[in-house]
Molecule: SAM riboswitch aptamer (S box leader)
RNA sequence: CUCUUAUCGAGAGAGGUGGAGGGACCGACCCUGUGAAGCCCGGCAACCUGUCAAAUCAGGUGCCAAUAUCGGCAGCGUAGUAACAGCUGGAUGAUGAGAG
Numbered sequence: 001c002u003c004u005u006a007u008c009g010a011g012a013g014a015g016g017u018g019g020a021g022g023g024a025c026c027g028a029c030c031c032u033g034u035g036a037a038g039c040c041c042g043g044c045a046a047c048c049u050g051u052c053a054a055a056u057c058a059g060g061u062g063c064c065a066a067u068a069u070c071g072g073c074a075g076c077g078u079a080g081u082a083a084c085a086g087c088u089g090g091a092u093g094a095u096g097a098g099a100g
Base pairs, nucleotide, nucleotide: 001100002099003098004097005096006095007094008093013041015040016039017038021031022030023029025072026071027070028069042064043063044062046061047060048059049058050057068092073089074088075087076086077084078083
């Protein structure tokens, strides 16, 4: 990097450092000097492994604004040809596990 598969409406600091950005992409809409990202500490608890009846515990990865912030394609629908509440599915993405 590619493929397969599961999950994505719950949970998680008023700490240190750092200094302007961040929320994948595009559009929107948000967060941010009452301090962003990153790093350290802290925390959460999903998957896997060990133990196991189970729980707990330990380890590996993960995560800690907002439904994966909403939409991005299709169908239904409202409406009536321009647009859009709502619903369903998909696409894309993220994470775990397995395979190449």